[in-house]
Context: one part of a larger RNA
RNA sequence: UGACGGGGGCCCGCACAAGCGGUGGAGCAUGUGGUUUAAUUUGAAGAUACGCGGAGAACCUUACCCACUUUUGACAUCUUCUGCAAAACUAUAGAGAUAUAGCGGAGGUUAACAGAAUGACAGAUGGUGCAUGGUUGUCGUCAGCUCGUGUCGUGAGAUGUUAGGUUAAGUCCUGCAACGAGCGCAACCCCUAUCAUUAGUUACUAAUAUUAAGUUAAGGACUCUAAUGAGACUGCCUGGGUAACCAGGAGGAAGGUGGGGACGACGUCAAAUCAUCAUGCCUCUUACAAGUGGGGCUACACACGUGCUACAAUGGGCAGUACAGAAUGAUGCAACAUGGCAACAUUUAGCAAAACACAAAAACUGCUCUCAGUUCGGAUUGGAGUCUGCAACUCGACUCCAUGAAGUUGGAAUCGCUAGUAAUCGUAGGUCAGCAAUACUACGGUGAAUACGUUCUCGGGUCUUGUACA
Repeated sequence: UGACGGGGGCCCGCACAAGCGGUGGAGCAUGUGGUUUAAUUUGAAGAUACGCGGAGAACCUUACCCACUUUUGACAUCUUCUGCAAAACUAUAGAGAUAUAGCGGAGGUUAACAGAAUGACAGAUGGUGCAUGGUUGUCGUCAGCUCGUGUCGUGAGAUGUUAGGUUAAGUCCUGCAACGAGCGCAACCCCUAUCAUUAGUUACUAAUAUUAAGUUAAGGACUCUAAUGAGACUGCCUGGGUAACCAGGAGGAAGGUGGGGACGACGUCAAAUCAUCAUGCCUCUUACAAGUGGGGCUACACACGUGCUACAAUGGGCAGUACAGAAUGAUGCAACAUGGCAACAUUUAGCAAAACACAAAAACUGCUCUCAGUUCGGAUUGGAGUCUGCAACUCGACUCCAUGAAGUUGGAAUCGCUAGUAAUCGUAGGUCAGCAAUACUACGGUGAAUACGUUCUCGGGUCUUGUACA
């Protein structure tokens, strides 16, 4: 000087407390461990692995296993020789890769393409993240981390950065052997809340006109859209304070960082990733490379994590029907109509979309059920189908009929959340032929309770103290 202490002081955080809802019990979905297996490819491992890489494993993907094949190679450059083709298509053999034959062949043979040979080489999701780059998690959006000059100390170092206040903040003020500066904080950026100006088509419709009705006409008011501005600064008032600032108030759409996002200092964990990519070294080179068919990654006594659905009346069923926002659409979204109980099929208008479509928003309202393992719950299983796709057996989703399991609110323990939040209700998108999505990412509808406080638990900051630690 640090680090540590079941030392002390001060301060903060959904850290506790105060509340609301869960997890832990059930069934299922999904990830992991274990076990099994020819293979169940692999990485991730307290917090910071486990609905994570994977924004989608039937084949492909695919890295694994079995079988059958290739060896200058599926891919790149170079050399030599040969060919006019090569690909596609057809036939035969085969599980296929592949092999053989046919078909075709105008021009040009430089290039391109194909075949053969040769070796330089290609190739590796093989190893090492403890050789690395790049990227990322985490402490933590915590308020810290440093430097120059000066001064002090023999020196390691100290000072500044400590002290007294204040702040979300090393934020600012006052004081001070310090005076300044940098990286962080804040601000600058985006979205959102109010208004103005400009601009009106595909958006809008108050007055006006028209109509059976309808933005239908005309219009530039309103809404909205999208560009430019305004607006909030403790600016004003009162009180307190040396000041910084604090408390209250006015005006205002908004008040003291208005609410969100992006943004992550010096560093820590030899943290993660050689399987995104790049890359040193090591290893394989008729195989640890490459192709194909099939299987596996979906196994199942069990254990754990994360979720979904429930156990019902704040509910289930049936009927009726009102109100969003944000996305997406050409190998696409598909209205209307017709057929089917339905999944869906047939046909096809419109729309590269403020125009057309997806599209029905759902929680809502009325009637009924009357506390039951039920008209709760929907697992499981049987049958019949639909769709995607070469192909749904292993192993897809969906529909209809039947079946109707556990489950009556969950032990110890444990998680999230402070406001348009929790809870609850639906909607869309990416990936994607289809889908195992209950996931993830966004969008809006309805919309709470509670916070006395900092004794305690956890984490952090700061000053100080002790130390057989470095």
Predicted 3D model of a 470-nucleotide part of an RNA (small-subunit ribosomal RNA, 3' major domain) from an uncultured organism. The prediction has a mean pLDDT of 83. The RNAcentral record of the full RNA draws on ENA and SILVA.